[in-house]
RNA sequence: AGAGUUUGAUUCUGGCUCAGAACGAACGCUGGCAGCGUGGAUUAGGCAUGCAAGUCGAACGAGAAGCUCUUCAAUCAAUCCUUCGGGAGAGACUGUUGAGUAGAAAGUGGCGAAAGGGUGAGUAACGCGUGGGCAAUCUACCCUAGAGUUGGGGAUAACGUUUGGAAACGAACGCUAAUACCGAAUGUGGUUCCUGGUCGCAUGGCCGGGACACUAAAGGUGGGGAUUCUUCGGAACCUGCCGCUCAUGGAGGAGCCCGCGUAUGAUUAGCUUGUUGGUGAGGUAACGGCUUACCAAGGCUUCGAUCAUUAGCUGGUCUGAGAGGAUGGUCAGCCACACUGGGACUGAGACACUGCCCAGACUCCUACGGGAGGCUGCAGUCGAGAAUCAUUCGCAAUGCGCGAAAGCGUGACGAUGCGACGCUGCGUGGAGGAUGACGGCCUUAGGGUUGUAAACUCCUGUCAUAAGGGAAAAGACAUCCCGUGAUUAACACCCACGGGACUCGAUGGUACCUUAAGAGGAAGCCACGGCUAACUCUGUGCCAGCAGCCGCGGUAAUACAGAGGUGGCGAGCGUUGUUCGGAUUUACUGGGCGUAAAGGGUGCGUAGGCGGUUUGGUAAGUCGGAUGUGAAAGCCCAAGGCUCAACUUUGGAACUGCAUCCGAUACUGCUGAACUAGAGUACAGGAGGGGAGAGCGGAAUUCUUGGUGUAGCGGUGAAAUGCGUUGAUAUCAAGAAGAACACCGGUGGCGAAGGCGGCUCUCUGGAAUGUUACUGACGCUGAGGCACGAAAGCUGGGGGAGCAAACAGGAUUAGAUACCCUGGUAGUCCCAGCCGUAAACGGUGUCGACUUGGUGUGGGGGGAAUUGACCCCCUCCGUGCCGGAGCUAACGCGUUAAGUCGACCGCCUGGGGAGUACGACCGCAAGGUUAAAACUCAAAGAAAUUGACGGGGGCCCGCACAAGCGGAGGAGCAUGUGGCUUAAUUCGAUGCAACGCGAAGAACCUUACCCAGACUUGACAUAUAUCUGCACGCCCUGUGAAAGCAGGGUUCUUUCGAAGGUGAUAUACAGGUGCUGCAUGGCUGUCGUCAGUUCGUGCCGUGAGGUGUUUGGUUAAGUCCAGCAACGAACGCAACCCUUGUGAUUAGUUGCCACCGGAGGUGAUGAGCCUUCGAGCACUCUAAUCAGACUGCCCUUGCAAGAGGGAGGAAGGUGGGGAUGACGUCAAGUCAGUAUGGCCCUUACGUCUGGGGCUGCACACGUGCUACAAUGGCCGGUACAGAAGGCUGCAAUACCGCGAGGUGGAGCUAAUCCUCAAAACCGGCCCCAGUUCGGAUUGGAGUCUGCAACUCGACUCCAUGAAGUUGGAUUCGCUAGUAACGGCGCAUCAGCUACGGCGCCGUGAAUACGUUCCCGGGCCUUGUACACACCGCCCGUCACAUCAUGAAAGCCGUCUGCACCCGAAGUCGUUGAUCUAACCCGCAAGGGAGGAAGGCGCCGAAGGUGUGGGUGGUAAUUGGGAUGAAGUCGUAACAAGGUAGCCGUAGGGGAACCUGUGGCUG
Repeated sequence: AGAGUUUGAUUCUGGCUCAGAACGAACGCUGGCAGCGUGGAUUAGGCAUGCAAGUCGAACGAGAAGCUCUUCAAUCAAUCCUUCGGGAGAGACUGUUGAGUAGAAAGUGGCGAAAGGGUGAGUAACGCGUGGGCAAUCUACCCUAGAGUUGGGGAUAACGUUUGGAAACGAACGCUAAUACCGAAUGUGGUUCCUGGUCGCAUGGCCGGGACACUAAAGGUGGGGAUUCUUCGGAACCUGCCGCUCAUGGAGGAGCCCGCGUAUGAUUAGCUUGUUGGUGAGGUAACGGCUUACCAAGGCUUCGAUCAUUAGCUGGUCUGAGAGGAUGGUCAGCCACACUGGGACUGAGACACUGCCCAGACUCCUACGGGAGGCUGCAGUCGAGAAUCAUUCGCAAUGCGCGAAAGCGUGACGAUGCGACGCUGCGUGGAGGAUGACGGCCUUAGGGUUGUAAACUCCUGUCAUAAGGGAAAAGACAUCCCGUGAUUAACACCCACGGGACUCGAUGGUACCUUAAGAGGAAGCCACGGCUAACUCUGUGCCAGCAGCCGCGGUAAUACAGAGGUGGCGAGCGUUGUUCGGAUUUACUGGGCGUAAAGGGUGCGUAGGCGGUUUGGUAAGUCGGAUGUGAAAGCCCAAGGCUCAACUUUGGAACUGCAUCCGAUACUGCUGAACUAGAGUACAGGAGGGGAGAGCGGAAUUCUUGGUGUAGCGGUGAAAUGCGUUGAUAUCAAGAAGAACACCGGUGGCGAAGGCGGCUCUCUGGAAUGUUACUGACGCUGAGGCACGAAAGCUGGGGGAGCAAACAGGAUUAGAUACCCUGGUAGUCCCAGCCGUAAACGGUGUCGACUUGGUGUGGGGGGAAUUGACCCCCUCCGUGCCGGAGCUAACGCGUUAAGUCGACCGCCUGGGGAGUACGACCGCAAGGUUAAAACUCAAAGAAAUUGACGGGGGCCCGCACAAGCGGAGGAGCAUGUGGCUUAAUUCGAUGCAACGCGAAGAACCUUACCCAGACUUGACAUAUAUCUGCACGCCCUGUGAAAGCAGGGUUCUUUCGAAGGUGAUAUACAGGUGCUGCAUGGCUGUCGUCAGUUCGUGCCGUGAGGUGUUUGGUUAAGUCCAGCAACGAACGCAACCCUUGUGAUUAGUUGCCACCGGAGGUGAUGAGCCUUCGAGCACUCUAAUCAGACUGCCCUUGCAAGAGGGAGGAAGGUGGGGAUGACGUCAAGUCAGUAUGGCCCUUACGUCUGGGGCUGCACACGUGCUACAAUGGCCGGUACAGAAGGCUGCAAUACCGCGAGGUGGAGCUAAUCCUCAAAACCGGCCCCAGUUCGGAUUGGAGUCUGCAACUCGACUCCAUGAAGUUGGAUUCGCUAGUAACGGCGCAUCAGCUACGGCGCCGUGAAUACGUUCCCGGGCCUUGUACACACCGCCCGUCACAUCAUGAAAGCCGUCUGCACCCGAAGUCGUUGAUCUAACCCGCAAGGGAGGAAGGCGCCGAAGGUGUGGGUGGUAAUUGGGAUGAAGUCGUAACAAGGUAGCCGUAGGGGAACCUGUGGCUG
């Protein structure tokens, strides 16, 4: 940093997709170790169990267990004594009395429990962030200036007794303490009031002075030595510490207020009644409608109020070059919440997570009366979910609470565990090792690769394992001792500092270290068609499957699956999801709007935005400096600590921001003064279809009346409907009516646009020009708003000639709801009012400035000139064309910009769904405006390029048409094909370009098909091994249809090895006309013997590509010439080759025979003729080499090429014919000619044999032959060829046969011999008939070939004698030695179906005006939505399936407004006849003050009733939409798409659509 994907290719637009990074992740496969992090994202769903907030005995009363001492009792008992009966008995255990110690559990009291911890439901808010303010505030514990701590009182829990209840929990009576509670004293102070000074932004603040009044307290615990008291414990006293009270300041914390910032939706536009303000009162720590009464009617809002939806906010995190975008888990700050809703109490602080009260839901207990509970603390459990851990250890550290302290508590925290969830590090070995082992895979079978990889040798020892060491390090408090200082009357005590000692570790016997042994225990995952690094084989066969996009798979898949190999990463690798990036694809940085999506139909104008010149002031924006703040962590930099790293510590930088102060004044703003270049006003003469109203006019159409006049008119491609003898059309005259205004008329004029056209008048708007004068920035744009706005359409009233949706009829058509025709109603016209849309277009918003030109045209002015004009020059405004720079993807635009800039508005963000649904507004309606989503596709699109195509255009050619000649199509037969049939009728060829084709020859063979019978290394090839030493072969027998099978006989050379040959057996293999011509080679057909197809360099174009090859001529030709940004070249064309036509030279046998000679025959021994020999090579001929023809010459024309004519010439303009077939097209044909990849068969899909079939016949088609006759048929006679073939052959003379043919055999291996014409010509007959035409068919008799003519041969003879009398639509060939007609030869071949094919000669025409049309082709051009290329593409209804969605009677949720009812707890108010320790009065009784229960009231959650609104789900039915290899109907669009298309509107129609009207050119 880019890449893939629209196309045949290209450029652009534009979407989709990929490569990157990240994650609290999940899933799949796999999994060695360690460190550091991290882990309920879903149901703020429900929770069993344990723990998570206590502490203080130095505030207080009371005081259990235990321990010590002691009393008594019981039991046991060492030991001692003993009269042996027993006694004494330390001691032990149990119980007990008393005292001490001890301090549990509970209680009063204090502090804490408002922290810490969790979660993100709610919240769009002063909630959060940032910066300020409080002169409107509070603050426990802590620090601090100052002062004090005097003296009293009454209770109460615990406890005891009684008692209620299942329990929870109470009730009554009685006793008691305090740092609990209550008075009183004192008042440094504080509060209130008065007052002085000073300060401030108002209220006011601060500092002093003064005065009446009001206003506090609690004790506890150490040490001490004189004195006093003593219950002998101690107290007073002195002193220290901890407390308590008043109070100053602070720190930290909290509360309130403000500026700015902090989502989406206008398909939410109006909201609000305590609402906004004021006064009084209340309330709060405090300001305040915070609350209340009264008064006023305000307040908020397009700079987005209200409403709805979503959401905790931030530091930060991820991404990004940045700007941004997304996000807010862990850590940190703030907020909110604690089952749901409401409420207060206590307190410094709460309306309180593990407090209270009430209501509700849920769960649990219950004795049914009543109670208990709240894991969004740590673990854990269930549920839901793709998904998230241990019911662990410890308070050792850090911190917090309490305490004087020891200490206690702490699921905060510190640790460990689990999870590859993430980041980081390490390892799974290292070196050597080639016969490149085995195995695997591939193979062209040679080899290659896996691969130094392994084995093997020598090493190392990280991690893991085992053993040992290691009480390492990680911080003190306290206590004790010593010293110093402070305090004090004091050397006590206490406090501070320093030193020493002692004690304390969850992790943990862990980190780390050492030793031991041994390569031993430790590698996978994904990919390999392109993007994207990495390739082969096998299997599969549009199946199974893959796929992020493009797309793979239909028998040779680098894309599926497996394998080998390779690439990537590595204890991980892939997939999925999400975010940013790439995406400049929302564009601030950094996009666009003529045609790709996109300029509002047009103007006026509000808010807003922007704004001319000079100058003064100001300093809001702007710029500079300083100060404060911008928490920490994070990011970045530097250094340090864990062996490194991750991680972490310290420091720095940064935090682009906000606020305050000072300064600057160019620009912008604000304000004052001035100016005239912008804008406007006045004046002058002109231009104009600008607008409104009124009047007038002629032409035309139709109608009416009358006249003339007669049979048609009208209409069309052609017709018909229609009109007309009741007189049309035509024509003349008169009249009526409505609508529109020919010519002028023009890319001419006017208007903002829509739009405006006969003439005149009235009223009226605007612009341009010219000249001075005036105003003095008055300007530009313009969201909303207002006005105008073609046609169609609507309402009411008129009008109605023509035209004309609908409708009717006639045509056309397969149909014709159309195009065409005849009619025809709304409408079109006018008045009044709606509608508000068009391809309302220059597809180009308005305004201003600047930037080379040329040429028209409309309006005005000026100059010169003129008698006056015109022409000419200059200038301003408008309107066109062409073009420069520049711009543009290109097309194109180009001073009238789409160029270069500025201001403002509107609009766009892939195609479809859809300008649709819903909602809202407007409308009488039609409908308009605004305007989505689900779903679906990988494109949709713009411009240009090359082709192809067009029922587009131009030019040209061809037996293409035309002009001719002869055929086919009708008949019979032959032949091929289809179809049918069959055991088989083998296979292939199928428009032209298959069909007398493969087949130049199917009776067997051929033969591939069918039936039957056989063989299995095979009918055929090669090799090896073994065996037989037998050969092969020949002969014979049996069986059989044959093949074959079974058997017998005969039989080699020889160096004795088995060499050769042969046979058998076995193994490799043979064999296959089996499949694939869509795997192929080769060959062939076709367009087409058409004139085309390309390349190099250059040039043009961003590019595909173009140019060259186009253009003008010319040619058969891209043939040649001229011109030209082209110049050259290649394959084609032509020529070179063969043949034929003329001549020459050479040669002369088998050819020839003129001249010469001889012989024979005939004749007359002649001439002549015929045959033949010699000689000869003249001629013919043969076959070799040359010559000749080149538009060379002449005339005309032309630049030239060339063309036309002529001469000469055998031949004249490529002389005729042939061979020769460019680049390519048709997946054209052929695997059955051969070759060949792959697949398939292998006692058969191979091979052999017999027979059958390929010949089968209701039928259809193609190609031919023969005819239908007289240009003929038959008979007789008589001529003239060329080219071929011949030894298993051609065969003469001769003889036989009517004939086919037979007998026979001369000659010939061929210019030698053989086979050799028929039409024609001459003569005769036939006389127009189904015939003397025609010959099919059939009967009979034969010949020939062959092993064999039955299926199934050809030919001959005799007899028979069918159809057919020139052939419908249609169609084929041919332009000269051609067509037509006539015969001859050859290949194949035993024979033949040949009438076919390939050749040869003979006779020998007609016609071509011409290129309009049909077909095919070439070139240029044009349109295109085609590129599989018109056999293209493509539209809509209908039918079927699937999907999402709208409407819908209703039904069900949820949120919410309003009205009313009920009203818990509770604060507040009020009452309080009942109750009441402290204080006061009183001797007392009692009274008072104060307080309380209870009652009442306001408010008030949940609940209820009614009625609205929003939103979601569902629904019979219904609407359209999307998608779907081969459904139906048509053919609307793309070409002039066959009626040009499209836009708006209206009507109609199965459907695309059609028609009317106006508009556009796309």
The RNA shown here (small-subunit ribosomal RNA) has 1562 nucleotides and comes from an invertebrate metagenome.
The RNAcentral record of the sequence draws on SILVA.
Model confidence (mean pLDDT): 82 of 100.
Its Rfam family is "Bacterial small subunit ribosomal RNA". Rfam links the family to the GO terms ribosome and structural constituent of ribosome.